Small-subunit ribosomal RNA, 5' domain from an uncultured prokaryote, 463 nucleotides, folded computationally. The RNAcentral record of the full RNA draws on ENA. Model confidence (mean pLDDT): 87 of 100.
Context: one part of a larger RNA
């Protein structure tokens, strides 16, 4: 010199965009952040049954050196909603919550009896295509609502999305880590899986990786990019955006197309809080807030107005996603803090040869302008019929007055920018070289003087 999610210090007018717990993934009071559907049921119903979502959307960076993630590739795999095409949508049975009565229980929860109803649940029937097959044959669906115009249901069928799996190659440091590895490598068969596959089992062979660094330690989310540099490179991975991973630790399935599931469930563990001690209840890396840690980092805020998502025929509800809006010079841009004139070079300050010299056209004066900030007023755009939280904002008119608005740091060399006076190796300065013991442009102060500006300097980091 650049740069910073950045801290201190002294100062601080005003607008736009942008960023804000890098530490303790410690622990959290409290509200809130995921529901919707009466056109699937039954009912008085905000409660239940029942379907679609709660797998997305936000948050975090602990593990993870890994097919984790970049990049090309490549088969043996699903796939709810969507949208193509082709068929269908016939008949019936039996439960069950709610509720009602009885009952345990401190409570969370519940046990027992009756009785109900569906687009819940099961059975027949049919099968164009579908799945199985020993190619004879076997197996298999549906659900119906209501405003009569929809809206739905099954079954297949090539998309689309999005997922799973694989492979080539790329991806930190350490040999004061040199030998690792028994499901271990490998093969037929077998189960499991949407699928390949030691992914798992029982047989069989003895392989398999490694000095081109196996294993082992240690650090670490990876890339887009970001900083810096002419470049090569080096650092680095905040904010956006793609993927991974995790949700109080650990383990573990259910459901379902999708999870082994932040705001679901089950064991276990640590803390925590209720408890009538029998037993229960939680889970902020989700918006805030709150304690602690720390040099440090923000409102318990407003609306769904707008853009997305859920649900629903629709109206609509719901949405701390998201628009907004409050704080905070944290950064980046823009603006202001007056203009012009004014010499008798005023006083006063500080030098000084005592003659003058500088601060200095600087001030007063006299003449003007009003950004931006104050006050009043009109008042959008963002919405397309209706609907603006932002907001009486933004912008526009108008008043009044130079009014309301500049600090920082440095001045011996490097590196712009000089003298006195204090003090006397003391107090003190300091990036480096070094200044200070009585004439210090280096220390403190005062004139004056550079440089930078709503910032200015020091600190750390990085190149």
């Nucleotide at each position: 010199g650049a740069a910073c999610g950045a801290a201190c210090g002294c100062u601080g007018g005003c607008g736009g965009c942008a960023g804000g717990c890098u530490u303790a993934a410690c622990a959290c009071a409290u509200g809130c952040a995921a529901g919707u559907c009466g056109a699937a049921c039954g009912a008085u119903a905000u409660a239940g049954u029942g379907g679609c979502a709660g797998a997305c959307g936000g948050g975090u960076g602990a593990g993870u050196a890994a097919c984790g993630c970049g990049u090309g590739g490549a088969a043996a795999c699903g796939u709810g909603c969507c949208a193509u095409u082709c068929a269908c949508u016939a008949c019936g049975g039996a439960a069950u919550a709610g509720c009602u009565u009885u009952u345990g229980g401190a409570a969370a929860c519940g046990a027992a009896a009756g009785g109900u109803a569906a687009u819940a649940c099961c059975g027949u029937a049919u099968a164009c295509g579908c799945c199985c097959u020993u190619a004879g044959g076997g197996g298999g669906a549906a659900a119906g609502a209501u405003u009569u115009a929809u809206c739905g249901g099954u079954g297949a069928u090539a998309g689309a999305u999005g997922a799973g799996c694989c492979c080539g190659c790329g991806u930190u440091u350490g040999a004061u880590u040199a030998g690792c590895u028994a499901g271990u490598u490998g093969g037929g068969g077998a189960g499991g899986u949407a699928a390949u596959g030691g992914c798992u089992c029982a047989c069989c062979a003895a392989g398999g990786c490694g000095a081109c660094g196996a294993u082992c330690a240690a650090u670490a989310g990876c890339u887009g990019g970001u900083c810096u540099g002419a470049g090569a490179g080096g650092a680095u991975g905040a904010u956006c955006a793609g993927c991974c991973a995790c949700a109080c630790u650990g383990g573990g399935a259910c459901u379902g197309a999708g999870a082994c599931a932040c705001g679901g469930c089950c064991c276990a563990g640590a803390c925590u809080c209720c408890u009538a001690c029998g037993g229960g209840a939680g889970g902020c890396a989700g918006c805030a807030g709150u304690g602690g840690g720390g040099a440090a980092u923000a409102u318990u805020g407003g609306a769904c107005a707008a853009u997305g998502g859920g649900c629903g025929c629709a109206a609509g509800c719901c949405u701390g996603a998201u628009c907004c809006a409050g704080c905070c010079a944290u950064g980046c841009c823009g603006c202001g803090u007056g203009u012009g004139u004014g010499a008798u070079g005023a006083a006063g300050g500080c030098c000084c040869u005592a003659g003058g010299g500088u601060u200095g056209u600087a001030a007063a004066g006299c003449a003007c302008u009003u950004u931006c900030a104050a006050c009043g007023g009109u008042g959008a755009a963002g919405a397309u019929a209706a609907u603006g939280a932002c907001g009486g904002u933004a912008a526009c008119c108008g008043u009044a007055g130079a009014a309301g608005a500049a600090u920082c740091c440095c001045c011996g060399g490097c590196u712009a920018a000089c003298u006195u006076c204090g003090u006397g190796c003391c107090a003190g300065c300091a990036g480096c070289c070094g200044c200070g013991g009585u004439a210090a442009u280096a220390c403190g102060a005062a004139g004056g003087g550079g440089g930078c500006u709503a910032g200015c300097g020091u600190u750390g980091u990085u190149c």